[in-house]
The RNA shown here (Bacterial RNase P class A) has 364 nucleotides and comes from Nitratidesulfovibrio liaohensis. It was read from a public genome assembly, where an Rfam model found it. The prediction has a mean pLDDT of 76.
RNA sequence: GGAGCCGGACGGGCUGUCGUCGCGGGCCGCAAGGCCCGGGGAGGAAAGUCCGGGCUCCGCAGGGCAGGACGCUGGGUAACCCCCAGGACGAGCGAUCGUCGGACAGGGCCACAGAAAACAGACCGCCCGGCAGGUUCGCCUGCCGGGUAAGGGUGAAACGGUGGGGUAAGAGCCCACCAGCUGGGGCGGCAACGCGUCAGGCUCGGUAACCCCCGUCCGGAGCAAGACCAAAUAGGGAAGCGUUCGAGGCCUGCCCGGCCGAUGCUUCCGGGUCGGUUGCUUGAGGGCGUCGGUAACGGCGCUCCUAGAGGAAUGACAGCCACCCGCAAGGGUACAGAACCCGGCUUACAGUCCGACUCCCGAU
Numbered sequence: 001g002g003a004g005c006c007g008g009a010c011g012g013g014c015u016g017u018c019g020u021c022g023c024g025g026g027c028c029g030c031a032a033g034g035c036c037c038g039g040g041g042a043g044g045a046a047a048g049u050c051c052g053g054g055c056u057c058c059g060c061a062g063g064g065c066a067g068g069a070c071g072c073u074g075g076g077u078a079a080c081c082c083c084c085a086g087g088a089c090g091a092g093c094g095a096u097c098g099u100c101g102g103a104c105a106g107g108g109c110c111a112c113a114g115a116a117a118a119c120a121g122a123c124c125g126c127c128c129g130g131c132a133g134g135u136u137c138g139c140c141u142g143c144c145g146g147g148u149a150a151g152g153g154u155g156a157a158a159c160g161g162u163g164g165g166g167u168a169a170g171a172g173c174c175c176a177c178c179a180g181c182u183g184g185g186g187c188g189g190c191a192a193c194g195c196g197u198c199a200g201g202c203u204c205g206g207u208a209a210c211c212c213c214c215g216u217c218c219g220g221a222g223c224a225a226g227a228c229c230a231a232a233u234a235g236g237g238a239a240g241c242g243u244u245c246g247a248g249g250c251c252u253g254c255c256c257g258g259c260c261g262a263u264g265c266u267u268c269c270g271g272g273u274c275g276g277u278u279g280c281u282u283g284a285g286g287g288c289g290u291c292g293g294u295a296a297c298g299g300c301g302c303u304c305c306u307a308g309a310g311g312a313a314u315g316a317c318a319g320c321c322a323c324c325c326g327c328a329a330g331g332g333u334a335c336a337g338a339a340c341c342c343g344g345c346u347u348a349c350a351g352u353c354c355g356a357c358u359c360c361c362g363a364u
Stems, first nucleotide, its partner, number of pairs: 001360004006355005012321007020041002023038006043335001047346002050344005055222004062256004067218005072086005087100005101213002106211002108207003123152002125148010160178006179203001181200004186195003226278004236269006248260004285304008322333004
């Protein structure tokens, strides 16, 4: 100097004029409301609605089945499919990144090609024997039978690899080393696992976001949840069932079991109100310091209050500045807007800056 990989931050600022929403204080007004002063007012993703909760209501949240989610180990957290640390496998020269129970419980599938795709198989080959022909007498060609899976071919994948012995030719047939599998036992680690050793049949594809098996976990519904106030209409009409021998409803979907339940319940027709207050912003909250911990994170101390609209406020104009492109004039400044709140994940983002690390080239 170039190329990468990981983490983080900003993504506009100042002034003036007018305007807007909440809150606090004061004055005026019967009230509605008006005026003055002071402070505050949209994000890192507010997005997607993919997860997890807080909160509210139902429910004596009892058992079983079904269903769903997750899936290496250990920790963090209110919890999670999240985060941190580690392990194994894989990709990359590397910094780093990705994945994660089980294929010997069983079933299904693996197109085409290929002889053959799960305990399979002989297309070309190699070897032996028989028959026939040819012959330069080495043997060659064709057919039939037997042996073979080492060589070649097909494929994403072909029933261990390399070397040697052996054989008619071969083959773990045998041997050495290696990989894998099974069993025993030693050391390290909380563990997942790692290291190394002994013995052995020689060797037992893939796929489970296919069915499935194993383990762990799981009440339901949701702020249009819910609570309160005010007002109005027609406390209307009809039908069915039932009153402890239990109609109907609830406990998720089902079953069992249980509970509530009587001028009661269900269905249909018709009418009224669809107004206001609240929930609604002080939180698993932010900042700084310190202690513990590899870290995620947690404890302690001090300090701060930082939108709560209600059909939808946080804006408009002017000037200057900042950044980017350009010689200049000039142009441009991303993705995008709260609606109960919070922790994550995923997706979008013009441009700028900071830090750690890796690789290549060059100089000293």